[in-house]
Context: one part of a larger RNA
RNA sequence: CUGGGUGUAAAGGGUGCGUAGGCGGCUUGGCAAGUCAGACGUGAAAUGCAGAGGCUUAACUUCUGAACUGCGUUUGAAACUGUCAGGCUUGAGUGAAGCAGAGGCAGGCGGAAUUCCCGGUGUAGCGGUGAAAUGCGUAGAGAUCGGGAGGAACACCAGUGGCGAAGGCGGCCUGCUGGGCUUUAACUGACGCUGAGGCACGAAAGCGUGGGGAGCAAACAGGAUUAGAUACCCUGGUAGUCCACGCUGUAAACGAUGAUUACUAGGUGUGUGGGGGAGUGACCCCCUACGUGCCGGAGUUAACACAAUAAGUAAUCCACCUGGGGAGUACGACCGCAAGGUUGAAACUC
Repeated sequence: CUGGGUGUAAAGGGUGCGUAGGCGGCUUGGCAAGUCAGACGUGAAAUGCAGAGGCUUAACUUCUGAACUGCGUUUGAAACUGUCAGGCUUGAGUGAAGCAGAGGCAGGCGGAAUUCCCGGUGUAGCGGUGAAAUGCGUAGAGAUCGGGAGGAACACCAGUGGCGAAGGCGGCCUGCUGGGCUUUAACUGACGCUGAGGCACGAAAGCGUGGGGAGCAAACAGGAUUAGAUACCCUGGUAGUCCACGCUGUAAACGAUGAUUACUAGGUGUGUGGGGGAGUGACCCCCUACGUGCCGGAGUUAACACAAUAAGUAAUCCACCUGGGGAGUACGACCGCAAGGUUGAAACUC
């Protein structure tokens, strides 16, 4: 390389949008680039292969043949691909009527709790642990009542419930705004799928500037434990956690399962729509679409398991793997303020 693979053995890019490219629905006609057929030319010789011959045989060598799967010219074919022109509606999109939702951004509001401050009552403890001690308290703590300040998070509802491409999203109200689903079938008429590069988004931690700081809490200090204890436990406590703007661009970014399309037994929950039956009825029964769970057959699988939300049967496109260590390291390049990130070897060794 071919091939075989990628849930757990090596291997799906963190996610989306999209450029080039690759691939692409039904139908009519034209062309003939791909494709197919015929003819002609060429495809040197030697080598190789097959069949004969010559040296006693063989190596060696001579002859003949096939082959040289290719290229060019030309004449045709038109199913498929392509291309040009036309048509279609089922893919895709638009419209119309509805629906659910912690989807996003901004502003405002609310109550519970912790902490702190002020005041009242009140007196000797509080706190903490396995047990203690550090710590707080007679300068009046803890407890309790009233008032105030401030920050952060939103109990119950809450649900293998919902929404989002992923990261993620949860008090209430308002404004702006994205997407989805159902029904309908008025409109466009293949406008589609994927997507190397590229662009955008991207938890936490971290970084820059300026704010904020209640609780929690790396570092740090002290008390314990211990042989020691740079820990686990306790008392404190600074960055940080929060906000604005900018950067970083990584995670067990996981369903460890790329996207899209079609097809292939069932059963049972649940969310949101639509249709029908019955009915006083939110209930109940049947059908159906989209989502989300469990069980299970065929099939698949090394097994575990997956099983219409496939890891089944097929198709298209992208990404990735090719023994372990060295190593996600070195070097170079690009990016970054830095931390570092992306790309990514080899010697050597088993």
Molecule: small-subunit ribosomal RNA, central domain
Organism: uncultured bacterium